[in-house]
Description
Model confidence (mean pLDDT): 81 of 100. A computed fold for a 448-nucleotide part of an RNA from an Actinomycetota bacterium, annotated as large-subunit ribosomal RNA, domain III.

Context: one part of a larger RNA
RNA sequence: GAGUAACGAAAGACGGGCGAGAAACCCGUCCGCCGAACGCCCAAGGUUUCCUGGGGAAGGCUAAUCCGCCCAGGGUAAGUCGGGACCUAAGGCGAGGCCGAAAGGCGUAGUCGAUGGACAACCGGUUGAUAUUCCGGUACCAGCGCUUUCGCGACAAGGCCGAAUCCAGUUUGCUAAGGAAACCCUUCGGGGCUACCGAACCAACUGGUAUUAGGCCAGCGAUGGGGUGACGCAGGAAGGUAGGCCAGCCCGGCCGAUGGUCGAGCCGGGGUAAGUGCGUAGGGAGGUCCUCCAGGCAAAUCCGGAGGGCCAAUCCUGAGGCACGAUGCCGAGGCGAUUUAGUCGAAGUGGCCGAACCUAUGCUGCCGAGAAAAACCUCUAGCGAGUGAAUGUGCUGCCCGUACCGCAAACCGACACUGGUGGGCGAGUAGAGAAUACUAAGGCGAUC
Numbered sequence: 001g002a003g004u005a006a007c008g009a010a011a012g013a014c015g016g017g018c019g020a021g022a023a024a025c026c027c028g029u030c031c032g033c034c035g036a037a038c039g040c041c042c043a044a045g046g047u048u049u050c051c052u053g054g055g056g057a058a059g060g061c062u063a064a065u066c067c068g069c070c071c072a073g074g075g076u077a078a079g080u081c082g083g084g085a086c087c088u089a090a091g092g093c094g095a096g097g098c099c100g101a102a103a104g105g106c107g108u109a110g111u112c113g114a115u116g117g118a119c120a121a122c123c124g125g126u127u128g129a130u131a132u133u134c135c136g137g138u139a140c141c142a143g144c145g146c147u148u149u150c151g152c153g154a155c156a157a158g159g160c161c162g163a164a165u166c167c168a169g170u171u172u173g174c175u176a177a178g179g180a181a182a183c184c185c186u187u188c189g190g191g192g193c194u195a196c197c198g199a200a201c202c203a204a205c206u207g208g209u210a211u212u213a214g215g216c217c218a219g220c221g222a223u224g225g226g227g228u229g230a231c232g233c234a235g236g237a238a239g240g241u242a243g244g245c246c247a248g249c250c251c252g253g254c255c256g257a258u259g260g261u262c263g264a265g266c267c268g269g270g271g272u273a274a275g276u277g278c279g280u281a282g283g284g285a286g287g288u289c290c291u292c293c294a295g296g297c298a299a300a301u302c303c304g305g306a307g308g309g310c311c312a313a314u315c316c317u318g319a320g321g322c323a324c325g326a327u328g329c330c331g332a333g334g335c336g337a338u339u340u341a342g343u344c345g346a347a348g349u350g351g352c353c354g355a356a357c358c359u360a361u362g363c364u365g366c367c368g369a370g371a372a373a374a375a376c377c378u379c380u381a382g383c384g385a386g387u388g389a390a391u392g393u394g395c396u397g398c399c400c401g402u403a404c405c406g407c408a409a410a411c412c413g414a415c416a417c418u419g420g421u422g423g424g425c426g427a428g429u430a431g432a433g434a435a436u437a438c439u440a441a442g443g444c445g446a447u448c
Base pairs, nucleotide, nucleotide: 012030013029014028015027016026017025031445032444033443034442039425040424041423042422045405046404049403050074051073052072053071054070055069059067060066079140080139081401082400083399084398086117087116091112092111093110097106098105099104121138122137123136124135125134141397142396143395144394145393146392148390149389150388151387152386158217159216160215161214166208167207168206169205171204172203173202178197179196183192184191185190219383220382224379225378226377227376232366233365234364235363238359239358240357243353244352245351246350247349249270250269251268252267253266254265271329272328275324276323277322278321282317283316284315285314286311287310288309289308290307291306292305293304295303296302330348333344334343335342367370411420412419427439428438429437430436
């Protein structure tokens, strides 16, 4: 310079409280702002910022009794939520191996790796701070016991399948020596040529060997085979549900500071999950049996291929709805605490609108032709003497995360920075609409 610029988009006013002190802290009333957000829930990231008590140096663009500041104490509870004990993608690592002065590079078998697949819990209540985690109620999954019931098997008994070898028999087949029609030649005496006939051995068949040897007749079951998982984009319609609106119907309350208001008046409310059972609208597939087979790196009754017989309703999937769950819980409001604590509890229906959600990984169309592996089903290899299914009941169920912010004063931007940040929910009136305007629930009045 200069007590100058600035104090970072924005609405506050009044009363009360605490206090040394109040424009800013706390409480109340009114006013204002957002409302596809400035509300709510996740993910990433942050890492205690969360809650309670205390503080008033510094941080806070002013003050501060206040704070995401300082101090102390407390707080994150899971078989089912997310991750691991399951699977794989891009990609990473990589025993051996190959390459390379060294360092190291590539890569097989493998082993990691979710942003994907698989997989069992819902509603209500509760704290100052957690809750699908605690509590109440009602479930489900996996494993292990026990109970009951129904099966199957080993042993025993029984049933079924079932050789080889050798012997006998008859028939058939093959052909040897040999014979030989038709046909050809002929000197008519005969000759040639095969089809065919023709034993043994062999092969086939029948009987015996043999009521034999031998095998099969639970269940579990792959690190193996097969199926499934399993997938693009676009499009429209249908059946539903969430949600919303209305109600003269149901329930609770009200009758007016001012003309009217007991009336079809006014105000408010009119809920309830997983699970279990039924299996609907809709969608999809023909089903089943027998025989055979150089395929599926062994095997297979499975898959695949070929052939044949029988049957036309059978199977799979599937929203929603209804019933139970629920004589529960919630619930407008009432009563009762304020030094704090609870308790009682009505109705809980009908109609309309209606989704981008569900049926649906469906259906139809199109060309650019749209992951993998595990789970699951099945097959055998193999194991195998006890074992399977159902029912009821009891027990077990590990590790990590879980506070709080999360379109922001807590993340990324040096800041309590007009910037940036993925997903889900997303009400009403008007409207095509998630635009816009005003509002609900809810949240704020942005630190001179």